[in-house]
Parts: sequence; C1' cells; structure tokens
RNA sequence: CAUCCAUCGAGACCGGCUGAGGGACAGGCCCGAAGACGCCGGGGCAACCCGAUGGAGCGAAAGCUCCGUCGAAGGUGCCAAGUCCUGCGGGGACCUGUACGUCCGCCGUGAAGAUGGUUG
Repeated sequence: CAUCCAUCGAGACCGGCUGAGGGACAGGCCCGAAGACGCCGGGGCAACCCGAUGGAGCGAAAGCUCCGUCGAAGGUGCCAAGUCCUGCGGGGACCUGUACGUCCGCCGUGAAGAUGGUUG
C1' cells in the first nucleotide's frame, strides 16, 4: 500500500508550547484569539488484538466457530457535535393530482471514510 472480515447512536480531561485555521472530500452546519487544529506532559474512555472463564456446536484429538462474563500489564485506538448531517437506492409526509420541490434521529447487506484484525 492492497485484499478480506468486524465495528462505527455510548464513553472520555487538566496543564504547557505554538498561533489561524479546523471538522477526510463536496454541499450544509458547527468549533475557533474567552486560543481551535497541531505538538508535549500527566490523566481518562474503550475492549479490536490479548489473558482468564461459562455455555452451545463441529471434531478421534489437538483445536476451531459463535454467544456471554471478568481483566486491562502489553499491541492499539480514541477523549465537540450519530462517521456532525447529506452524497446511492428505497419508503413516508406536505403540495388538489402528476412532476418539481421541501421535510423525516424513517429503512438499507449502497458508496465514501475511520478504527481493529487476517492475508499478501
């Protein structure tokens, strides 16, 4: 870097340095000189890898898969807003009807993105 799989409505601060943008991209809408973003120190949240354990299934066994509980030393990630919303398809409501348009914390095994793990 690429492929595949899983998850993405919860959760999580205090200082120092710096100084103008930042929230992936586009359209919105937000954050930001009452100092954002970034870096450093300390702290915390989580439970993907990991450790322990209960149950079920497969297996001759070793073990593998799934569901649950506990742990947090290590590998990681994260600590504004649902992945901030939308982007594709569908459904519903409004508009007399169609179309168009607007709205919906409605649906989805869509796309894109983020994180973890496997393989190359």

This is a predicted structure of a 120-nucleotide RNA (SAM riboswitch aptamer (S box leader)) from Luteimonas gilva. The organism belongs to Luteimonas, within Bacteria. Its mean pLDDT, the model's own confidence on a scale to 100, is 83. It matches the Rfam family "SAM riboswitch aptamer (S box leader)". From the family's description: The SAM riboswitch is found upstream of a number of genes which code for proteins involved in methionine or cysteine biosynthesis in Gram-positive bacteria. The sequence is in RNAcentral, with records from Rfam.